[in-house]
FMN riboswitch aptamer (RFN element) from a Candidatus Zixiibacteriota bacterium, 127 nucleotides, folded computationally. NCBI's taxonomy places the organism under Bacteria, Pseudomonadati, Candidatus Zixiibacteriota. Its Rfam family is "FMN riboswitch aptamer (RFN element)". Rfam's curators write: The RFN element is a highly conserved domain that is found frequently in the 5'-untranslated regions of prokaryotic mRNAs that encode for flavin mononucleotide (FMN) biosynthesis and transport proteins. The model forms 100% of the base pairs in the Rfam consensus.

Parts: sequence; structure tokens; C1' cells
RNA sequence: AUUGCUCUUCGGGGUGAGGCGAAAUUCCUCAACCGGCGGUUAAAGCCCGCGAGCGGAUCCGACAAAGGUCCGCAGAAACCGUGAAAUUCGGUUGCCGACGGUACAGUCCGGAUGGGAGAAGAGGUUG
Repeated sequence: AUUGCUCUUCGGGGUGAGGCGAAAUUCCUCAACCGGCGGUUAAAGCCCGCGAGCGGAUCCGACAAAGGUCCGCAGAAACCGUGAAAUUCGGUUGCCGACGGUACAGUCCGGAUGGGAGAAGAGGUUG
């Protein structure tokens, strides 16, 4: 330096007040807050992808459970400025947010002491 290998650790944040009501941190009004991971000439919730979730196929298994692989579905931004370079920085205005529960939820409770994109380190391999 490398990697069809092994192990270890790490790996998601955030709401108040008032109103109506039998019932709402879910609706309405006002005012707030939050932003996983990799990439991208320069730093990104809203540029390109990935992850969690849901559906399907298939493998393994016992026609099971759990698990592996693959496919599909799944949100949102513009303008101005600086610059060699920015939909990433500064300014302005705006927008978005899985599934289950419950009076309709990005912020409550739950699956989750889970999983996970990946990050760091150690060892091994090879040169």
C1' cells in the first nucleotide's frame, strides 16, 4: 500500500400557549424546534444515491419461524451575492418528513435493550 477475510467499538434529532370538543402534545390559531449515512471542484433535510418502512419474487428451512439475495414503492427549493469552483457557503423567502396506536402526529407512545447506511480501530491476506 492492498483487500470476495475476521473481530471490536461507535452509529437519529426535535413543542409550547390558547381555542373547539366527551375525547386532540394529532384538528384550528399563534409562536417554536429538529435534520441519519456516502458522494458531489467548496461545507447539502429539499442535487445524485444509500439506510430504516411497506409489497413481491426467490434461496435456505420442514409446506414453519427466523434469516440471505434480488425487484418494486416511498418527501421536499428557489432567487440574489461571493468565488476558479457552491441548487452545499452568506442573505432572503419557501418547502418536506416511514410504519403501527390514538380524535387526523416530523416533535407523544410503540416495534426498538432491534435493525442500519456507514465511520473508526485492530488483526489476517497479498504485493

The prediction has a mean pLDDT of 82. The sequence was found by an Rfam model in a public genome assembly.